[in-house]
Context: one part of a larger RNA
């Protein structure tokens, strides 16, 4: 090398475009570079094999065939990969009429809640826990009404409903914009799948600058609790949480399952679309495409389970894995402002 694997044992990159480069529909013809098929030189000797023979035999030696799976020339063959040139329409895209949707951006606008300011009513407690004390309260608190005022999130509708490549995405309303989906005797013609490096997007936290701060609430005070209590539980509470500009590039970035086609038993339901049925209608019922979910057969699987949204059966492309601990560590390189990312060993052990 060859091989054997990545739902849960070690294994799919966080997602997603995209260069190289791997791979690629259906029909005609031509070439004839892979490719097969004579012929032909050529592949030293020795060694390996095979048949003889010579050393008493064996090792070993000696003849003689065969092989030397390769390379060159040449003749030919056109199925199949490939060039070239012509055409299809079924993959791909495009067109035209429809649809649904928390898809993304920016700007308005809204009601609860809440927390503060004023002022009314009103008078001793609130508040909190297991029980309590810290704290708040006659400088009038908790209640409670009225008015302002400011942030942060959008109850019910909400749904194994929906949109997104993935993070993610839920108050209304405009304006700008991506993407899906159905129908279609409408148009191009293989434009196609992957995807090494690369490039963009990427929760939370965290960092840089300004701003903003209502309720949360790391660190920190304090009460408590306890043998103690650097905790859980109360009482504050500072960065943060929030905007805007830039940066980090990580997560149980999970379906713990890579992307794409094609095949391979049904049944039940949700989603958004066309058709049929029927006089009309109607989610009544059928047929259909699409997407998200239960069940489940043959397969398969170490088993759990998985099964048209496969973990089946097959083809293409890329990442990945090779015992545990050392260790995601050292150490080099790169990337960050930083914290640290990304690349990533041995030794020594069992």
């Nucleotide at each position: 090398c060859u091989g054997g694997g990545c739902u849960u044992a070690a294994a799919g990159a966080g997602u997603u475009c995209g260069u190289a480069g791997g791979c690629g529909g259906c029909c005609c013809g031509a070439c004839a570079g892979g490719u097969c098929a004579g012929g032909u030189g050529u592949g030293a000797a020795a060694u390996c094999c095979c048949u003889c023979g010579g050393c008493u035999c064996a090792a070993c030696c000696g003849a003689g065939g065969a092989a030397c799976u390769g390379c060159g020339c040449u003749u030919g063959a056109a199925a199949c990969c490939g060039u070239c040139a012509g055409g299809c329409u079924u993959g791909a895209g495009g067109g035209a009429g429809a649809u649904a949707g928390a898809g993304g951006u920016g700007a308005g606008c809204g009601g609860a809640a809440c927390a503060g300011a004023u002022g009314g009513u009103g008078g001793a407690g609130c508040g909190g826990u297991g029980a309590a004390a810290u704290g708040c309260g006659u400088u009038g608190a908790u209640a409670u009404c009225a008015u302002c005022u400011g942030g942060a999130a959008c109850a019910c509708c909400g749904g194994u409903g929906g949109c997104g490549a993935a993070a993610g995405c839920g108050g209304c309303u405009c304006a700008c914009u991506g993407g899906a989906u159905c129908u279609u005797u409408u148009c191009u013609g293989a434009c196609g799948c992957u995807g090494a490096g690369g490039a963009a997007c990427g929760a939370a936290a965290g960092c840089u600058a300004g701003g903003g701060u209502a309720g949360c609430g790391a660190a920190c005070g304090g009460g408590a609790u306890u043998a103690g209590a650097u905790a859980c539980c109360c009482c504050g509470g500072u960065a943060g949480u929030c905007c805007u500009a830039g940066c980090c590039g990580u997560a149980a970035a999970c379906g713990a399952u890579g992307a794409g086609c094609a095949c391979u038993a049904g049944c039940c339901u949700g989603u958004g679309g066309g058709g049929a049925c029927c006089c009309u209608c109607a989610c009544a019922u059928c047929c259909u495409c699409u997407c998200g979910g239960g069940c489940g057969u043959a397969g398969c699987g170490a088993a759990a389970g998985u099964g048209u949204u496969a973990a089946g059966u097959g083809c293409u492309c890329c990442g990945c894995c090779u015992g545990g601990g050392g260790a995601g560590u050292a150490u080099g390189g790169u990337c960050g402002c930083a914290a640290g990312g990304c690349u990533g060993a041995a030794a020594c052990u069992c």